[in-house]
Parts: sequence; structure tokens; C1' cells
RNA sequence: GGGCGUCUUCGGGGAUGGGUGAGAUUCCCUACCGGCGUUUAAAGCACGCAAACCGCCCUUGGCGGCCGAUGCGGUGGAAUUCCGCAGCCGACGGUACAGUCCGGAUGAGAGAAGUACGGCG
Repeated sequence: GGGCGUCUUCGGGGAUGGGUGAGAUUCCCUACCGGCGUUUAAAGCACGCAAACCGCCCUUGGCGGCCGAUGCGGUGGAAUUCCGCAGCCGACGGUACAGUCCGGAUGAGAGAAGUACGGCG
């Protein structure tokens, strides 16, 4: 120095302005947001993962299912990732119909960092 196990810490953003209405940050116009890993080069919409949701079980958990959305042009050795233009997507419960409010959640988690402890070669 590498890898494995343990431990510790970290680990999701967003409703501006207006319209209708008895009532809407939920409808309409407008505005705003983008978890994690990988990828020849930086990705919400390339590939995959997590969460949520559904089912089953031996129920502080495990297994399985489900799991959204992009085109064109430009530069380049290389980009559906950059630049330009146009577009699209977003769990469940509550409530006037919610990606943005409230709630489960001071939760869980993909994973990231430290290298603190212990093996391994």
C1' cells in the first nucleotide's frame, strides 16, 4: 500500500407571482427541484441501485414482485452525460385532485468518508 470484517461520522432538493372558488402552495397560468454507483467526458429521463409501494414468511428481520421520464443540433479522439434548443418524469396516507404542504420519518437507505479496532495475503 491492497482487500475483508467490525466500528464511527455523513448520507434529498423544491410552490415565486397571479386566476377561479366558501375552501386549492393540490385545479389553471407561471415558478421551482433533481438521492447513490457505473459509464472513453461532468447524466432526474444510458445502465444499474436505494427508498416508497404490493405479496409471502420463521416479522426490531428476511425473501420475492414492482420500480417514472429525451429528442434534435454543435464541439470533440470519445458525450442520449458538456454547450444550444425543444420536450418529458416524479411512491404511499391526509386534504379541493400535491414531485414542491402535513404525516409515517429525530425512520430506513443505495452508498460516501475516516482508517479507530481485528484478521488475511
Notes
FMN riboswitch aptamer (RFN element), 121 nucleotides, folded computationally. The sequence was found by an Rfam model in a public genome assembly. The coordinates come from a structure-prediction model, not an experiment, and the mean pLDDT is 83.